[in-house]
RNA sequence: AUAGAAGGCUAGGGUUCCGGUUGUUAGCUUUAUCGACAACGUCUGGUCCGAGAGCUUUCGACCUCGAUGGUUGAGGUUACACGGCGGGACAAAAGCCCGGGAGA
Numbered sequence: 001a002u003a004g005a006a007g008g009c010u011a012g013g014g015u016u017c018c019g020g021u022u023g024u025u026a027g028c029u030u031u032a033u034c035g036a037c038a039a040c041g042u043c044u045g046g047u048c049c050g051a052g053a054g055c056u057u058u059c060g061a062c063c064u065c066g067a068u069g070g071u072u073g074a075g076g077u078u079a080c081a082c083g084g085c086g087g088g089a090c091a092a093a094a095g096c097c098c099g100g101g102a103g104a
Base pairs, nucleotide, nucleotide: 004059005058006057007056008055009054012049013048017046018045019043020040021039022038023037024036025035060078061077062076063075064074065073066072067071080100082103086098087097088096
């Protein structure tokens, strides 16, 4: 300090959709099942969101060595990183975004 980019995933996150639970209700003598509606994320879930300071892969950049006319192959480096309040998005929330910000 402009401290690279993208993909996959995880910690984490909520509740649009699916599933789950509960209640009400129609049909049935009753119960269960099934249907409709409502509530619940204080439902471990599937979809979903998801890390600068988590993991991993690829690309990029740079360095070394070998061959070389242009170029190409092999190996390596890409470090470190405490952190609010508040605000914003999607259905909603968050380690998302503002943000390697304020501050320390």